The RNA shown here (c-di-GMP-I riboswitch aptamer) has 87 nucleotides and comes from Jeotgalibacillus proteolyticus. Its mean pLDDT, the model's own confidence on a scale to 100, is 84. It was read from a public genome assembly, where an Rfam model found it. Its Rfam family is "c-di-GMP-I riboswitch aptamer". Rfam's curators write: GEMM was predicted in a large-scale screen for bacterial structured RNA regulatory elements.
[in-house]
RNA sequence: CGAUAAAGAAGGCAAACCAUUUGAAAGAUUGGGACGCAAAGCCUCGGGUCUAAGGUGUAAUUACGCUAUGGUAGCCGGGUUGCCGAU
Numbered sequence: 001c002g003a004u005a006a007a008g009a010a011g012g013c014a015a016a017c018c019a020u021u022u023g024a025a026a027g028a029u030u031g032g033g034a035c036g037c038a039a040a041g042c043c044u045c046g047g048g049u050c051u052a053a054g055g056u057g058u059a060a061u062u063a064c065g066c067u068a069u070g071g072u073a074g075c076c077g078g079g080u081u082g083c084c085g086a087u
Base pairs, nucleotide, nucleotide: 012037013036017032018031019030021028022027035074041080042079043078045077046076047075048072049071050070054067055066056065057064058063
């Protein structure tokens, strides 16, 4: 100097829930709070999954079904960036 990479150290993020704001909803924002996470950093390219405003079909008294252009990165795959370093 390079490769591999455990233990440890310094830290990081923040589930449920509560309050707040927002949205048709799913959900998201902000604050509190920690279930957990070595990418639980970022990006919807592919799949899954959630919702159905709008559209559309059937009903017939306002109901049911289909549909993403909406979401989920803490569902998975993929892309991309990144902390420490025994031997």